This is a predicted structure of a 366-nucleotide RNA (Bacterial RNase P class A) from Oryzomonas sp. The model forms 98% of the base pairs in the Rfam consensus. Its Rfam family is "Bacterial RNase P class A". Its family is annotated with tRNA processing, ribonuclease P activity and dimeric ribonuclease P complex in the Gene Ontology. From the family's description: Ribonuclease P (RNase P) is a ubiquitous endoribonuclease, found in archaea, bacteria and eukarya as well as chloroplasts and mitochondria.
RNA sequence: GAAGCAGGACAGAUGGCCGCUCUUAUUAUAUAAGGGAGGAAAGUCCGGGCUCCAUAGGGCAUGACGCUGGAUAACGUCCAGCGGGGGCGACCCCAGGGCAGAGUGCCACAGAGAGAAGUCCGCCUGCCACGGCAGGUAAGGGUGAAAGGGUGAGGUAAGAGCUCACCGGGUCCGACGGCGACGCCGGAUGCCAGGUAAACCCCGUCAGGAGCAAGGCCAAAUAGGGAGGCGCUAAGGGCUGCCCGCCCAUGCCUCCGGGUUGGCUGCUUGAGGCUGCCGGUAACGGCAGACCCAGAUGAAUGACCAUCGCCCGGCAAGGGGUAACCCGACCCGGGAACAGAACCCGGCUUACGGACUGCUUCAGCC
Numbered sequence: 001g002a003a004g005c006a007g008g009a010c011a012g013a014u015g016g017c018c019g020c021u022c023u024u025a026u027u028a029u030a031u032a033a034g035g036g037a038g039g040a041a042a043g044u045c046c047g048g049g050c051u052c053c054a055u056a057g058g059g060c061a062u063g064a065c066g067c068u069g070g071a072u073a074a075c076g077u078c079c080a081g082c083g084g085g086g087g088c089g090a091c092c093c094c095a096g097g098g099c100a101g102a103g104u105g106c107c108a109c110a111g112a113g114a115g116a117a118g119u120c121c122g123c124c125u126g127c128c129a130c131g132g133c134a135g136g137u138a139a140g141g142g143u144g145a146a147a148g149g150g151u152g153a154g155g156u157a158a159g160a161g162c163u164c165a166c167c168g169g170g171u172c173c174g175a176c177g178g179c180g181a182c183g184c185c186g187g188a189u190g191c192c193a194g195g196u197a198a199a200c201c202c203c204g205u206c207a208g209g210a211g212c213a214a215g216g217c218c219a220a221a222u223a224g225g226g227a228g229g230c231g232c233u234a235a236g237g238g239c240u241g242c243c244c245g246c247c248c249a250u251g252c253c254u255c256c257g258g259g260u261u262g263g264c265u266g267c268u269u270g271a272g273g274c275u276g277c278c279g280g281u282a283a284c285g286g287c288a289g290a291c292c293c294a295g296a297u298g299a300a301u302g303a304c305c306a307u308c309g310c311c312c313g314g315c316a317a318g319g320g321g322u323a324a325c326c327c328g329a330c331c332c333g334g335g336a337a338c339a340g341a342a343c344c345c346g347g348c349u350u351a352c353g354g355a356c357u358g359c360u361u362c363a364g365c366c
Stems, first nucleotide, its partner, number of pairs: 001362007010353001012308005018302001020036007038338001042349002045347005050211004057244004062207005067081005082096001083094004097202002103200002105196003120141002122137007149167006168192002170189005176183002215265004225256006236248003272291001274289006310335005318327003
């Protein structure tokens, strides 16, 4: 220098001036002081807190998840590992339970055959009318992403784990290391029957529902109006798809018509961020200290100016070098993303600007 890999931050600063919103104080339609978006406030995809429903109990159904150990309020998230795969490497990826020997299904095209199989060509044997027929055969060819381990020898009419040696895989047994996933070593056994479970399914774990338009209070309005249906002790309702159980209640449901549709609360002090120390490889946890840091509701958080900083382009005073060339003050012009809270947190995903740090591979020079 080129090409990459990983990571954590930041998201311009200060001042002036004109506004918006909230809180507090006062001399209160005003003045003053103080606070005023984000890393994703977004998508609303997971997980919780909180609130109500009836105590949220059992079963079925349904859905999500699925290596091991840990973290956490919880998770489908995170951390550390294991196993597998990719890359020369830094490093990255995995929906990774069932050896797919519980069962069922599927495997395009091609191919005879896609799975306890099978003869298209070939090989071997027999028969005859000499070109076929019958039988045997998975060694060889052909098709395919995939054809029932691989190499060699024995064996045979030709062949075949049919038998043997070695290699690969599986199963069982044992020893050692590890909390564990698992690793490693030894032995036995011809057991070798493909793939697919983000196909059904099986096993295990988790899940009651609805959501701040939850919920509570005040004010306003009003007639528990009209029509129809069902029921009156058995049906109905209780915001779950069904059943059981439980609870409520004496009426319930549908339609039509009329009225109201304002305010307060919930609301921001919280699994809170910051600093320091300690424990832990880490995620994270513990202790101490000081801090209060948006609460709008047609919805505030903005506009303009100045200076400085950042990036890009141009000009080139000057500096380095034998040279090619490299760096570059001042000045001029331009640029600065994605996007905006709405009950609150923890994640994931997506959008997005420039810079920085560490590391890898290759090339050049000393």